[in-house]
RNA sequence: UAUCAAGAUCGGCGUGAGGGACUGGCCCUGUGACCGCCUGGCAACCUGGAAUGCCUCCAAGGUGCCAAUGCCUGCCCGGAAAAACGGGAGCGAUA
Numbered sequence: 001u002a003u004c005a006a007g008a009u010c011g012g013c014g015u016g017a018g019g020g021a022c023u024g025g026c027c028c029u030g031u032g033a034c035c036g037c038c039u040g041g042c043a044a045c046c047u048g049g050a051a052u053g054c055c056u057c058c059a060a061g062g063u064g065c066c067a068a069u070g071c072c073u074g075c076c077c078g079g080a081a082a083a084a085c086g087g088g089a090g091c092g093a094u095a
Stems, first nucleotide, its partner, number of pairs: 001095004011038004018028003022074001024072002040066003044063003047059004070091001075088004
């Protein structure tokens, strides 16, 4: 600086208690989560090729990713009040 509402293993092995960044929720998890390795896949950025498009197509080499919108939320604004809902910021993640 850009992107984050799409997409993608309910697989195998090991481990053995937490995990989803944080707050508050709500979820996942001994029917084995998280994490590591393998297999399979996705295609965000880079890379290569094509096209000459501009939100394109192909590949999957380098990172990354494969529960829930970055799961929702927090701070500000709108919403008669509250809420639903909408917008913005901040924070976070990836390149």
SAM riboswitch aptamer (S box leader) from a soil metagenome, 95 nucleotides, folded computationally. The coordinates come from a structure-prediction model, not an experiment, and the mean pLDDT is 82.